This is a predicted structure of a 344-nucleotide part of an RNA (large-subunit ribosomal RNA, domain IV) from a mine drainage metagenome. The full RNA is in RNAcentral, with records from SILVA.
Context: one part of a larger RNA
RNA sequence: CUCGGGUGAAGGAACUCGGCAAAUUAGCACCGUAACUUCGGGAAAAGGUGCGCCCCGCUAGCGUGUAGAGACUUGCUCUCGAAGCGCGAUGGGGUUGCAGUGAAAUGGUGGCUGCGACUGUUUAAUAAAAACACAGCACUCUGCAAACACGAAAGUGGACGUAUAGAGUGUGACGCCUGCCCGGUGCUGGAAGAUUAAAUGAUGGGGUGCAAGCUCUUGAUUGAAGUCCCAGUAAACGGCGGCCGUAACUAUAACGGUCCUAAGGUAGCGAAAUUCCUUGUCGGGUAAGUUCCGACCUGCACGAAUGGCGUAACGAUGGCCACACUGUCUCCACCCGGGACUCA
Numbered sequence: 001c002u003c004g005g006g007u008g009a010a011g012g013a014a015c016u017c018g019g020c021a022a023a024u025u026a027g028c029a030c031c032g033u034a035a036c037u038u039c040g041g042g043a044a045a046a047g048g049u050g051c052g053c054c055c056c057g058c059u060a061g062c063g064u065g066u067a068g069a070g071a072c073u074u075g076c077u078c079u080c081g082a083a084g085c086g087c088g089a090u091g092g093g094g095u096u097g098c099a100g101u102g103a104a105a106u107g108g109u110g111g112c113u114g115c116g117a118c119u120g121u122u123u124a125a126u127a128a129a130a131a132c133a134c135a136g137c138a139c140u141c142u143g144c145a146a147a148c149a150c151g152a153a154a155g156u157g158g159a160c161g162u163a164u165a166g167a168g169u170g171u172g173a174c175g176c177c178u179g180c181c182c183g184g185u186g187c188u189g190g191a192a193g194a195u196u197a198a199a200u201g202a203u204g205g206g207g208u209g210c211a212a213g214c215u216c217u218u219g220a221u222u223g224a225a226g227u228c229c230c231a232g233u234a235a236a237c238g239g240c241g242g243c244c245g246u247a248a249c250u251a252u253a254a255c256g257g258u259c260c261u262a263a264g265g266u267a268g269c270g271a272a273a274u275u276c277c278u279u280g281u282c283g284g285g286u287a288a289g290u291u292c293c294g295a296c297c298u299g300c301a302c303g304a305a306u307g308g309c310g311u312a313a314c315g316a317u318g319g320c321c322a323c324a325c326u327g328u329c330u331c332c333a334c335c336c337g338g339g340a341c342u343c344a
Stems, first nucleotide, its partner, number of pairs: 001339008010330002014328001019325001027051005036041001038173001052095005061087004068080004072075001096100001108323007115315002120132002136171007148157003174310004179240003184237002186233005193228003199222001204217005241259005268302001269299001280296005
């Protein structure tokens, strides 16, 4: 020096990206326990008190239950129950040590907030999460030789199931809700019409032949799905405006005008896991706060199952604060052990 362990004056997070690490807490009994809440929880909330040993004491009491007693329904019966065995307080008195959960094992706690409801799952060997899943919700398909999937096929799964079933997709407990747009794309429907393939083959023409014919060509007509067309459909893919003016201070604009659109973003939320300008502005906390919490709304570029907003409980989850605690630090010191190192 390095690894592991221990102790520390005064201070106590000043360390640091960050209390990382360490320390604190810890058991049992009793007392006591807030907001909030889905009334279950939260909760071991928080916060306190006690704890050894000896004696009263083979204590009270409890369990089991022999002998015995009693009862009747006379039984491998029931009730009481000395003995024996087991468990075992409360209370009182005494006593010892620095210390009685004497060692070991054995929660630090509280507050605000984001995300995800939860238990669960995951990148075997850099990611455990806010990602995946989830119960619940919704849409679509499927009438059974089902849809769908695997397979040139036979066949098999679905399922020895049958729409309260099966498959696919999205969302993701619960509570309150889920607005407008069908112009585009998709899907579904539509006995008309337009277009449209093979096929059909009216007519005309060419070659050849005496002719019948053979052959080449022309292509009227008939002719499916599809497409066009007409509708429906957004918990289908998706989308959800601009300019100008206006109120008796100013400012702002409930109001008006105009252009465009399929329709112009409703409720709720909002500098947010989304805010560029930005350390926005105000308030709180600090002596001092680019983080945090509460507001405001000027939303560069939130927004309603690509779900919106809340939410008790839960989380080896993210951010912030406080108490306790400490060698994280001021600022390092010493001790014990392994290695390295030097010498042999």
Model confidence (mean pLDDT): 89 of 100.
Its Rfam family is "Bacterial large subunit ribosomal RNA".